A computed fold for a 491-nucleotide part of an RNA from Limnoperna fortunei, annotated as small-subunit ribosomal RNA, 3' major domain. Its mean pLDDT, the model's own confidence on a scale to 100, is 81. Rfam family: Eukaryotic small subunit ribosomal RNA. A reference for the family is Yusupov et al. (2001), "Crystal structure of the ribosome at 5.5 A resolution", Science. Gene Ontology terms of the family: structural constituent of ribosome and ribosome. RNAcentral holds the full RNA, with entries from Ensembl Metazoa.

Context: one part of a larger RNA
């Protein structure tokens, strides 16, 4: 003096609990991971901190894994062979998965580029993450962490860095052998709201004025939809630039009348969401991100590289993350009506987003057009929701695994069925047992875009908007985590 442990007392957290939603764990599938099996099922991670991670959805490439053929992409010294020729390609038969002269029969061509030894590079998704670097994650979302002077102690060390109150905070008040500092918290940084104030806008739009078209017709026009066109005005909507704005400021209470809490009022806000993130470790992950890298192994019958197939998907089981479901708050069939973040081809050609018209039951085709984009697709006319009908609780029209059969797409290639789509087929599942997991406000949950992957392409995944609850605003009983004292084992 504490990475640990006992007691004992504070405080804290939906990776706890309380009150409760939503499950998840029972079924089908989809996917990861063990096992089993395989030539080969390639590999890393395994409590929280492995397991819909590895940006890992793998047909070929990827590809490290099995089976088998080619090639050298062996720099550079030396040295040897060698211009009477180091060597190098190659029809056709054999031979091969193969139009690989691989090799073999043949025999032409080529000319110091090679070709043998040594030495020495050079590759490697070979090994070591217990040799390292950078990243990353975790301890750990919590308040915690350090030296200068100064006091204390012989000294390690302590004091600052605390009895109390307080705050999300070692945050502040205040106490006070300490003063007066630093990271860190908080400031900040992006976001989400407000602004009839400024700037501004034929790549945004309003009004208005004028023509046309329609409905209602009080026969003159006027209300309303909707189009077009303005050399008209304007910025409220849209966009985004500079700013403003909130500070516990006011009022009441509680509280040393301190720091601060609490309700009220005004107000667009009286805690929005989220990035950054300290000191010390960890023998946590990554040598499979890298031309980062050390040492080892290999290095031409290569673990190098390319080619051709196969595997990474195999199925008695066990585990995780999911998706669809058990149906009437519902399916189906019709009508109506509303987003918001994105993205979008050709300066080396390869794969963009796409309206409208035809064809076609659809899946898909053709055509003619736009658009490297606030211009086009696009007002992105999205589900769920709403209304109307039709079914009536029955494994049903509930649910959509499973097969079978034909069609189209992408690709050199779909069989081990890449997706799609049409006809048939219609399995378990009647709300899930111990367990457990997530969460409090525009959150959970439900419902659909987008975007990453992507030739083909979401059951992930980051995002995005629609609808839109119950229950808490608290406590330390479970889990765990600070911090105090305390005894003493341990180092």
């Nucleotide at each position: 003096u504490g990475a640990c442990g006992g007691a004992a007392g504070g405080g804290c957290a939906c990776c706890a609990c309380c009150a409760g939603g939503a499950g998840u764990g029972g079924a089908g599938c989809c996917u990861g991971c063990g096992g089993c099996u395989u030539a080969a099922u390639u590999u890393g991670a395994c409590u929280c901190a492995a397991c819909a991670c590895g940006g890992g959805a793998a047909a070929a490439c990827u590809c490290a894994c099995c089976c088998g053929g080619c090639c050298c992409g062996g720099a550079c010294a030396c040295u040897g062979u060698a211009a009477g020729g180091a060597u190098u390609g190659a029809c056709a038969g054999a031979u091969u998965g193969a139009g690989a002269g691989c090799u073999c029969u043949u025999u032409c061509u080529u000319g110091a580029u090679u070709c043998g030894g040594u030495g020495g590079g050079u590759g490697g998704u070979g090994g070591u993450g217990c040799a390292u670097g950078g990243c990353c994650g975790u301890u750990c979302u919590u308040a915690g962490u350090u030296g200068g002077u100064g006091g204390a102690g012989c000294g390690a060390u302590u004091u600052g860095u605390c009895u109390g109150g307080u705050u999300a905070a070692u945050u502040c008040c205040g106490a006070u052998a300490a003063c007066g500092a630093a990271c860190g918290a908080g400031a900040c940084u992006c976001u989400a709201g407000c602004c009839u104030a400024c700037u501004a806008a034929a790549u945004a739009g309003u009004u208005c004025a004028c023509c046309g078209a329609u409905c209602c017709u009080u026969u003159a026009u006027g209300c309303g939809u909707c189009g077009g066109u303005g050399c008209a005005a304007c910025u409220u909507c849209u966009u985004a630039g500079a700013g403003g704005g909130a500070c516990a400021a006011g009022u009441g209470g509680c509280g040393u009348u301190u720091a601060g809490c609490c309700a009220c009022a005004c107000g667009a806000g009286a805690u929005u969401g989220a990035g950054c993130a300290a000191u010390a470790a960890c023998a946590g992950g990554u040598c499979u991100g890298u031309g980062a890298u050390g040492c080892c192994c290999u290095u031409a019958g290569a673990u190098g590289u390319u080619c051709g197939g196969g595997g990474c998907c195999g199925c008695a089981c066990g585990c995780g993350c999911g998706c669809u479901a058990c149906a009437c708050u519902g399916a189906a069939g019709g009508a109506a009506u509303c987003a918001a973040c994105g993205u979008g081809c050709c300066a080396u050609u390869g794969c963009c987003c796409u309206u409208g018209c035809c064809u076609g039951g659809a899946a898909a085709g053709g055509u003619c057009g736009g658009g490297u984009a606030a211009c086009c697709c696009g007002u992105u006319g999205a589900a769920c929701c709403u209304c109307c009908u039709u079914c009536g609780u029955g494994a049903u029209a509930g649910g959509g695994a499973u097969u079978g059969g034909g069609g189209c797409u992408u690709g050199u290639a779909a069989u081990u069925c890449u997706u799609c789509c049409c006809c048939a087929u219609g399995a378990a599942c009647g709300a899930g047992g111990a367990a457990u997991u997530c969460c409090c406000a525009g959150u959970a949950a439900g419902c659909g875009c987008g975007a990453g992957u992507c030739a083909u392409a979401a059951g992930c995944u980051c995002g995005c908007g629609u609808u839109g609850a119950u229950u808490a605003c608290g406590u330390c009983c479970c889990u765990g985590c600070c911090c105090u004292u305390u005894g003493u084992a341990c180092a």